Predicted 3D model of RNase P RNA and transfer RNA as a complex of 448 nucleotides.
The coordinates come from a structure-prediction model, not an experiment, and the mean pLDDT is 78.
It holds a member of the Rfam family "Bacterial RNase P class A". Rfam classes the family as a ribozyme.

């Protein structure tokens, strides 16, 4: 200096004016003063929890989620370290990564055949067995038919029944051997996933992001509009009393009973108000333990709490960018213009994931080029 | 806050167990007609909302994302 990889930070600063929410103080009740007021994702609401209410003897079924190993964590589908597989020249990156030899199914078209101790279209072979013909050296050779054998070669296909090579054979074939892949057993190393060595017979494709399949682990439901407290007016409910000894109903009539009126009390509950509501698995710094995620000790800080919902606008100065012009071989410098410069905004709270994001800055690493 | 769905040609909708993305209407060209309409014939027209994955093969299966629609909540 070029190309690249990984990780982290930042997301304008200061001042003035006007305005808004909340809190505190003062008030002549008009207001005044002071303090405080969005994010790394506050977002999507995709997971996991706290918290609250409901349900629940115990067990099972169903349903859902997850799926290499070991750790971390309150917990997780998250994270860390590793294993295996894949990509890259490397730094490094990616992986839904249990089981297809338990079952039910699938593999279009093409092809003979698509998973059944598979198949024969083009083919290869007549060794064995039977028969016929010819030749003779009379039990051998040649030809043919029948019964048959084969899975190598071609062709089809995304995929053809372990791969390559040598041997072997009538032709062939894991039929035999060597190497490689896979499977099983065993030994060694590792907490483990797994790795390496040896032995064995040779092997039974792909897909579980096919199944209302198997195995293992986990899961009760709802959500702050949860839930709790106070509680107006009107209507309605319950109780006590009062009154014309009133009206209506029941009844032939009286008593009685029921309803209507007034006063008081009680409870439910709506509007409304309050709690839940922000000091927390909290932030920052240092030390210690750990490869790390993280844990722990000490110190320090208080960092929005609104409740249909405030956090806004304008101006000035400066700074980082950006654009234009001029000077300069170039590095660079000067002047002018401009906030135009992102994604986006709390709504009970945390831990994660995912997604969006103008521009700027920092650290470490890999490969190349040049110079010394 | 919780739940159920939709997205395919300009418009309205299909597509079976994953196996060549189609139909109607509209638009275009031709025939017919004096001209037009109707009718007949023909061709065109697709990022299956975007991105990624599984698979030999994806509109279809899975993940993620964007846009849109609908339902439920309190009292009686």
């Nucleotide at each position: 200096u070029g190309a690249g990889c990984a990780g982290g930070c930042u997301g304008g600063a200061c001042g003035g004016c006007c305005g808004c929410g909340c809190c505190g103080c003062c008030u002549u009740c008009g207001g005044g003063c002071g303090g405080u007021g969005a994010g790394g994702a506050a977002a999507g609401u995709c997971c996991g929890a706290g918290c609250u209410c409901c349900g629940c003897a115990g067990g099972g079924c169903a349903g859902g989620a997850c799926g290499c190993u070991u750790c971390g964590u309150a917990a997780c589908g998250c994270g860390a370290a590793g294993g295996c597989g894949g990509g890259g020249a490397a730094a490094c990156c990616c992986g839904a990564c249990g089981g297809a030899a338990a079952g039910u199914g699938g593999c279009a078209c093409a092809g003979a055949a698509a998973a059944a101790u598979a198949c024969a279209c083009a083919g290869c072979c007549u060794a064995c067995g039977u028969c016929c013909c010819g030749g003779c050296a009379u039990g051998c050779c040649g030809g043919g038919a029948c019964c048959g054998g084969c899975a190598a070669u071609g062709g089809u296909g995304a995929a053809a029944a372990g791969g390559u090579g040598c041997g072997g054979u009538a032709a062939g074939a894991g039929c035999g051997c060597a190497c490689c892949a896979g499977c099983g057993g065993u030994c060694u190393g590792g907490c483990g996933a797994c790795a390496g060595g040896c032995c064995g017979g040779c092997u039974g494709g792909c897909a579980a992001a096919a199944c209302u399949c198997c195995c293992g682990u986990c899961c009760g439901g709802a959500g702050c509009a949860a839930u709790u407290c106070c509680a107006a007016a009107u209507a309605g409910g319950g109780g006590a009393g009062c009154c014309a000894u009133g009206g209506a109903g029941u009844g032939g009539c009286c008593c009685g009973c029921u309803c209507c009126g007034c006063u008081c009390c009680c409870g439910g509950g709506u509007a409304g108000g309050a709690a839940g509501c922000u000091a927390g698995a909290g932030g920052c710094g240092u030390g210690c333990g750990g490869c790390g995620a993280c844990g722990u000790a000490c110190g320090u800080c208080c960092c929005a709490g609104a409740g249909g919902a405030a956090u806004g606008g304008c101006c000035g100065u400066c700074u980082c960018g950006g654009a234009a012009u001029c000077c300069u071989c170039g590095c660079g410098g000067a002047u002018u213009c401009u906030a135009c410069g992102a994604c986006a905004g709390a709504a009970c709270u945390c831990g994660g994931c995912u997604u969006a994001c103008a521009g700027g800055c920092c650290u470490g690493c890999u490969c190349g080029u040049u110079u010394u | 806050a919780g739940g159920a769905c939709u997205g395919u040609a300009g418009c309205u909708c299909a597509a079976u167990u994953g196996g060549c993305a189609g139909a109607g209407c509209a638009g275009c060209g031709g025939c017919c007609u004096c001209c037009a309409a109707a009718g007949c014939c023909g061709a065109c027209g697709g990022u299956u909302g975007g991105g990624g994955g599984u698979u030999c093969a994806a509109g279809u299966c899975c993940c993620u994302u964007c846009a849109g629609u609908c339902c439920u909540g309190c009292c009686a």